[in-house]
Context: one part of a larger RNA
Molecule: large-subunit ribosomal RNA, domain I
Organism: Smithella sp. SDB
RNA sequence: GGCGCAGGGUGAAUGCCUUGGUGCCAGGAGGCGAUGAAAGACGUGGUAAGCUGCGAUAAGCUUCGGGGAGCCGCUAAACAGGCCUAGAUCCGGGGAUUUCUGAAUGGGGGAACCCGGCCCGUGUCAUGACGGGUCAUCUGCAACUGAAUUCAUAGGUUGCUGAAGCGAACGGGGGGAACUGAAACAUCUAAGUACCCUCAGGAAAAGAAAACGACAGUGAUUCCCUAAGUAGUGGCGAGCGAACGGGGAACAGCCCAAACCGGAAGUACUUCGGUAUUUCCGGGGUUGUGGGACCUCAAUGUGGGAUUGAUGAUGGAUAGGUGAUCGGUCUGGAAAGGCCGGCCAUAGAGGGUGAUAGCCCCGUAACCGAAAUCUUGAGUCACCCUAGAGGUAUCCCGAGUACUGCGGGACACGAGAAAUCCCGCAGGAAGCUGGGGGGACCAUCUCCCAAGGCUAAAUACUACCUGGUAACCGAUAGUGAACUAGUACCGUGAGGGAAAGGUGAAAAGCACUCCGAAAGGAGAAUGAAAUAGUACCUGAAACCGUGUGCCU
Numbered sequence: 001g002g003c004g005c006a007g008g009g010u011g012a013a014u015g016c017c018u019u020g021g022u023g024c025c026a027g028g029a030g031g032c033g034a035u036g037a038a039a040g041a042c043g044u045g046g047u048a049a050g051c052u053g054c055g056a057u058a059a060g061c062u063u064c065g066g067g068g069a070g071c072c073g074c075u076a077a078a079c080a081g082g083c084c085u086a087g088a089u090c091c092g093g094g095g096a097u098u099u100c101u102g103a104a105u106g107g108g109g110g111a112a113c114c115c116g117g118c119c120c121g122u123g124u125c126a127u128g129a130c131g132g133g134u135c136a137u138c139u140g141c142a143a144c145u146g147a148a149u150u151c152a153u154a155g156g157u158u159g160c161u162g163a164a165g166c167g168a169a170c171g172g173g174g175g176g177a178a179c180u181g182a183a184a185c186a187u188c189u190a191a192g193u194a195c196c197c198u199c200a201g202g203a204a205a206a207g208a209a210a211a212c213g214a215c216a217g218u219g220a221u222u223c224c225c226u227a228a229g230u231a232g233u234g235g236c237g238a239g240c241g242a243a244c245g246g247g248g249a250a251c252a253g254c255c256c257a258a259a260c261c262g263g264a265a266g267u268a269c270u271u272c273g274g275u276a277u278u279u280c281c282g283g284g285g286u287u288g289u290g291g292g293a294c295c296u297c298a299a300u301g302u303g304g305g306a307u308u309g310a311u312g313a314u315g316g317a318u319a320g321g322u323g324a325u326c327g328g329u330c331u332g333g334a335a336a337g338g339c340c341g342g343c344c345a346u347a348g349a350g351g352g353u354g355a356u357a358g359c360c361c362c363g364u365a366a367c368c369g370a371a372a373u374c375u376u377g378a379g380u381c382a383c384c385c386u387a388g389a390g391g392u393a394u395c396c397c398g399a400g401u402a403c404u405g406c407g408g409g410a411c412a413c414g415a416g417a418a419a420u421c422c423c424g425c426a427g428g429a430a431g432c433u434g435g436g437g438g439g440a441c442c443a444u445c446u447c448c449c450a451a452g453g454c455u456a457a458a459u460a461c462u463a464c465c466u467g468g469u470a471a472c473c474g475a476u477a478g479u480g481a482a483c484u485a486g487u488a489c490c491g492u493g494a495g496g497g498a499a500a501g502g503u504g505a506a507a508a509g510c511a512c513u514c515c516g517a518a519a520g521g522a523g524a525a526u527g528a529a530a531u532a533g534u535a536c537c538u539g540a541a542a543c544c545g546u547g548u549g550c551c552u
Base pairs, nucleotide, nucleotide: 001551002550003549004548005547006546008544009543015537016502017501020473021472022470023469024468025467026466027465028464029462030461031166032165039101040100041099042055043054044053046079047078049075050074051073061095062094063093064092065091066090070083071082072081106115107114108113116135117134118133119132120131121130122129137163138162140160141159142158143157144156145155170201171199172198173197174196175195181188185235211218212217222249223248224247225246226245232240233239253454254453255452256398260283261282262281263280264279265278266277267276268275269274288432290397291396292395293394294391295390296389297388303385304384305383308382309381310380311379315375316374317373318372320368321367322366326341327340328339329338330337342359343358344348350362351361352360403427404426405425406424407423408422409421410420413439434449435448436447437446438445489496490495509536512523513522514521515520
C1' cells in the first nucleotide's frame, strides 16, 4: 500500500411522522369605500427583537349575552406587579376610540412629510403657540345673482344629492395580434383566442315573435342531452360546422309612444267671444282569428302582483348546553396490548391520552339554546294591475326608418345562386285595401307586425366564510412559502426569489467531582433508552481515521 472483517467519525439518504399544502363537493356570502376602503408607515407591553392584536382610550375601553376557575396573546421561560365566584381571563352581538399615508379631497409634496385660510375655544399684556370643526373636483337638482346686449343667455355664489378608489374568477361592450396548422405559403387556420380599454351585477347577457316550420303544426329567453361531426361551408386543402325536430332543467309575463279627452304654460292672430299651434302633466291605450280611438249596450266583479309601504309568523346565521357505557390480572418505563369477566349503543365518525381505548378525556348520535345584530320571509292590511258584446270605416298603430346602390362586418355559410342581421356613404317608401319573413327572384299559400322599453327562474364563477371528502402530497414531495416567506437575498427599476420540520411520555435539558483557558471530554445523576444531550428519531452511501487477519 491492497483486499477483507470489526468498530468509529463525517454525511445526510431511507423509514416512520405532520402543524402545511392540493383537488373536489355542499351550504353561506358575493362586495368594501368620502360615516375615508384595500394596502401601508409609525407607534402601542413594567422589562419587548420579531409575529399577532390594537391606535395617543393604543395585546386594549364600554354594554348586552355565553361561560365557570383560573388569568395578564405567540416565539418564551423568568422577574416585578396585578386581576378573579361581588364571576376575571376567554367566546359571541352592538357601541366608543381609531395617529399619519393612501381615491386622499384646504394648498403643496420626493407616500406616511411640509405650509395654510375661516369659525369656536384654551393660553398670553399682546403676537407667536395649542385644541375642536370646516375648506378639493366634477355631475344632477334648487335658489339667488348676472355680462357683451333691452329681454335673455353665458358666467358667478350658496345649499342639497351623487360620483371617484380597491377587489379572484364569472358577464356585456369597444379594440384586437402572432407563434402555430395548412407538413412551404398568401385566402384560410390559430381566433374574435391572448392581450388592452371600458361598464355592470350577484350573477351578467338574452327575452315575450315583423320567430320557426311546411300544407302538419309549434308558441319569449336561457342552459343541458340529442339530432350530428349530419346538412353545409372550405386554396372543396388544413379545417370550420349548424338548424328543424325530439328529450329534459326552469317557467311569467308586462309597460310606453300615438289616436281621443282634460289641464297648465308659452307663441301667433284676434271681431277680445275665442281660434290655431308648441311644450309639459293627467286620463286613455298596447294588438295581428288585426288592435285601439270613436258610438251604443253590458258589468262594479273576478283573478293577479316581479313594484311600493307597514306589520311580521316560522326557519336560519353569529357564542353555547345536556349527552350513555369497565373492572381485574399478566408483560412492560408506561396498557389503550394479552387473558378473564361485564356494560352502553339513535353514540363502534374522528382525535387525544406514556404501545393498539365504543365504555379515561375531547367528542360522536340525539335533543336543547340568544339579551343583541343580521337573514328568511308565510300570512294580513294598504297600494297597484286586470274583463265583455255589437256598430262604423272618420282617426291612430314607433321615418331620414324600412328598403335600394356601393363598401365592410356578423351569421356554421370564405361573394357565392346568397337569403337573414348590423355598420359607413349616397339615395329614399308605404302607412292597414298597409307592411315584413318563409335562403337569389316571381306567383300561390302561409307565418308574423320592425323602426320604444322592462322582465324573475333554470345558466357562469369563487377572492372570502363554514362543513365535508380524497385508490391526493408527506419536507428535493405538496403552495414559492409546514419554520421570522413573498421573508432573507439579488436588481436603478419593472421584477426575480431561496434555504430552513422531528430530543423525550414528561425537561426529568446532566446537581456534584475531575481534566481543560475555553470548546470539549471522563465520572456521577435523570430517563425505558443519552450511540435520545438541545450540532438531539431512524441514521444508508460517497469521504476520513482506528484496530485486526491475509497478501505485497